[in-house]
RNA sequence: AAUUUAUAAAGAAGAGGCGAGAGACUAGGCUCCCGGACCCUCUGGCAACCACCGCAUGGAAGGUGCCAAAUCCUAUCCCGAACGAACGGGAACAUAUAAAUU
Numbered sequence: 001a002a003u004u005u006a007u008a009a010a011g012a013a014g015a016g017g018c019g020a021g022a023g024a025c026u027a028g029g030c031u032c033c034c035g036g037a038c039c040c041u042c043u044g045g046c047a048a049c050c051a052c053c054g055c056a057u058g059g060a061a062g063g064u065g066c067c068a069a070a071u072c073c074u075a076u077c078c079c080g081a082a083c084g085a086a087c088g089g090g091a092a093c094a095u096a097u098a099a100a101u102u
Stems, first nucleotide, its partner, number of pairs: 001102008013043005021032003026075004044067003048064003052059002071094001076091005
């Protein structure tokens, strides 16, 4: 990096540094942000998957991961009385993470 499978409305923030954008990409919306976001470091925490303990809904925190908002929302298709809008639901795509394989 690719493929497969599973999951994605739960959970978990302080300090220091930096200094302007950030929330994956494109578009729209919305949100965060000089009262310092994003990112980095340290500390703390969470517990999704694997591994471990347990008869067990559990424990623990070793590996990976994570700690604003549903994966922030929407985009394609289908359904909800014929059409449109809005709304709701489902599927797909994409993305993220884990595990396995190549």